[in-house]
Order: sequence, then structure tokens, then C1' cells
RNA sequence: UAGAACUUUGGAGAAGCCUGAUUAAAUUCAGGUGCCGAAGGGGCAAAUCGCGAAGGCGUUAAUCUCUCAGGCAAAAGGACAAAGAUUAU
Repeated sequence: UAGAACUUUGGAGAAGCCUGAUUAAAUUCAGGUGCCGAAGGGGCAAAUCGCGAAGGCGUUAAUCUCUCAGGCAAAAGGACAAAGAUUAU
């Protein structure tokens, strides 16, 4: 100086919805409606670069966007940030 995983701390949003069954329990299952974006996943601009005679085509980002997955009390999870120690050059 740079990357990776690890530890600690901080860390948002959105129904503890409705119906039926079930449970000691908003426990679990099935169906329905509404909503959220910050695990993961998909999509997109300009510029650049490549291709083409040209119109164009391809390449390429996010906290933007979609909402497949996930989520909508608390807990857990949580992108990201800070610190620590480890490792590599």
C1' cells in the first nucleotide's frame, strides 16, 4: 500500500394484515390482499474501447430500477461504514 475472510461496534424501509385449519403459544400449514429494498439475483445511460462503408451492434455501474428470491413487532438477518487483529506483496 492493496485484497480476502475473521472479530467488535454502528446499521434503514415495509401488515404482529385477512380467511380457513392447527397449537400451550401472532406455533405451524394452506389460500388471499397490501407494502418494502440494504442478503442473493435480473435490467438500464453517457463516456470509453472493439466491430461495421453507414444506420448501428457489442462491451460496461450504482444505494438507480425490477421484486424472482428475501423481508414487513422484538430477536435474527442486513448492503454499507469505522476500528482491531491475521494473511499476502